[in-house]
């Protein structure tokens, strides 16, 4: 260089085929009950330019096109 795939919150992950409610869950972080103190267990809370640009569309995490990064394969 060419093909395939994947890219969502600190970390993991659903949603993408088939466009349309406030973007899902877990773990983790702040808090608070509980407990003699831890640990578990309960509750409530913060936290996402949905990788980047530009197209399509009233509407894009989603489709289309490019770029970056990863990942397996060919040469």
């Nucleotide at each position: 260089g060419g093909g395939c795939c994947c890219g969502u919150a600190g970390c993991a992950u659903a949603g993408g085929c088939a466009g349309g409610a406030u973007a899902u869950u877990g773990c983790u972080c702040c808090g608070g009950c509980c407990u003699u103190c831890u640990a578990a267990g309960c509750c409530g809370g913060g936290g996402g330019u949905c990788u980047c640009g530009g197209g399509u569309u009233c509407g894009a995490a989603u489709c289309c096109c490019g770029a970056c990064g990863g990942g397996c394969c060919c040469g």
Source information: This is a predicted structure of a 75-nucleotide RNA (transfer RNA) from a Methanobacteriota archaeon. Its mean pLDDT, the model's own confidence on a scale to 100, is 81. The sequence is in RNAcentral, with records from ENA. It matches the Rfam family "tRNA". The family's RNA type in Rfam is transfer RNA. The source organism's lineage runs through Archaea, Methanobacteriati and Methanobacteriota.